[in-house]
Context: one part of a larger RNA
């Protein structure tokens, strides 16, 4: 220079009470304002204790601070079903032998790894200061082992089927959600009126089990033959004959689950600002998805993963056994993650940085709409 620039979105504050040495900023209450396809909620990645509670205010916080994602201390993450591990493979990696090379090493078969994909099973309510599909209550489901009973050709690293998939488009059936009646409860103080056709609030309930609907696919069974499926096959495939329209799949609804839970509110005790008890109604119509039926249907050419798993077939072999199928019962289900932030003050940007960051949900009025404006739930007023 200079008590100058600046104090990081112009979404906004005002009042009362409390705490305290001290309050514009902390806590509580009332009013006001802002977002509301977000500035709300839940995840993945990433961070790694930032979560909760108590104490503290030197430094950190662009000001103050009694406050804090700051300091100190203590506490907090509970799983057969969520995700991983485990099983399986893709691109790609590694790679016994092998090939190449002077070597280092490169390539690569068998194989072995490798999710962003495939593959068994859980929902509702309650609870903590902090975890919950994990704890508790209620009601379920799946795999494995063993046992009992009944029946019985079982057996794979092999064969076959399935798993199993593209783009675009259209129509239908539903549900989530929403709206309005009905029902239930409470209220009707002030000013002119108002017990009424008034006001306000509530009207919620899952997985599972049973039924098998709208719809979609579609012949199925018996039998004969066979240069195919590297061996075999009763399986698959191919070609005939006869009798037939079986069967598979499938949202949703209804019933049960539920004489349960939740529930506006009322009462009691505390009033630190909670704890306990009781508990009404709990229905119908309309609307309606981008969600489900649907891995569906139609259509097009550029022709749109694999393997495990599942079902089935036999080979070697075993056939008084072992093994397989069904029902019931008992037992069992290890390990790792789980706090918190997650369009952000906690991630990536040197910062509590107007930037960047994948997915899910996404109410009401207006409207073609996820646009726009207002608003609910919820969250904030952006640290001078």
């Nucleotide at each position: 220079g200079a008590g100058u620039a600046a104090c990081g979105a112009u979404a906004a504050a005002g009042g009362g009470g409390g705490u305290g040495a001290g309050a514009g900023g902390c806590c509580c209450c009332c009013u006001c304002g802002c977002c509301g396809a977000a500035a709300a909620u839940c995840c993945a990645a990433g961070g790694u204790u930032u979560c909760c509670u108590g104490c503290u205010c030197a430094a950190c916080g662009c000001u103050a601070a009694u406050c804090g994602g700051a300091g100190c201390a203590g506490g907090g993450u509970g799983a057969g079903u969520c995700g991983g591990u485990c099983c399986c493979u893709a691109a790609g990696g590694c790679g016994a032998g092998g090939c190449a090379g002077a070597a280092a090493u490169g390539c690569g078969u068998a194989g072995u790894c490798g999710a962003u994909g495939g593959a068994a099973a859980a929902c509702g309510g309650g609870u903590u200061a902090a975890u919950a599909u994990u704890c508790c209550c209620g009601u379920a489901c799946c795999g494995g082992u063993u046992g009992u009973u009944a029946c019985u050709g079982c057996g794979a690293u092999g064969g076959g089927a399935u798993g199993a998939c593209g783009g675009a488009g259209a129509a239908g059936g539903u549900u989530a959600g929403g709206u309005u009646g009905g029902c239930c409860a409470a209220c009707u103080g002030u000013u002119g009126g108002a017990u009424a056709u008034g006001u306000u609030g509530g009207u919620u309930u899952a997985a599972g089990u049973g039924u098998g609907u709208a719809g979609g696919c579609g012949u199925g069974c018996u039998u004969u033959a066979c240069a195919g499926g590297a061996a075999a096959a009763u399986c698959c495939g191919u070609a005939g004959a006869g009798c037939u329209u079986a069967g598979c799949u499938g949202a949703g609804g209804c019933a049960u689950g539920a004489u349960g839970a939740c529930g506006a509110g009322u009462c009691u005790c505390a009033a630190c600002u909670g704890a306990g008890a009781c508990g009404a109604a709990g229905u119908a119509a309309c609307u309606g998805a981008u969600a489900c039926c649907a891995g569906g249907c139609u259509u097009c050419c550029a022709g749109g993963a694999a393997a495990a798993g599942u079902c089935u077939c036999u080979a070697a072999g075993c056939u008084u056994c072992a093994g397989g199928u069904a029902a019931c019962a008992a037992c069992u289900g290890a390990c790792c993650g789980u706090a918190c932030c997650c369009c952000a003050a906690a991630c990536c940007g040197a910062c509590a940085c107007a930037g960047g960051u994948g997915g899910a949900u996404g109410g009401g009025a207006u409207g073609a709409g996820a646009a726009u404006u207002c608003u609910a739930a919820g969250g904030c007023g952006c640290u001078u």
Annotation
A computed fold for a 384-nucleotide part of an RNA from a soil metagenome, annotated as large-subunit ribosomal RNA, domain III. The full RNA is in RNAcentral, with records from MGnify. Model confidence (mean pLDDT): 84 of 100. It matches the Rfam family "Bacterial large subunit ribosomal RNA".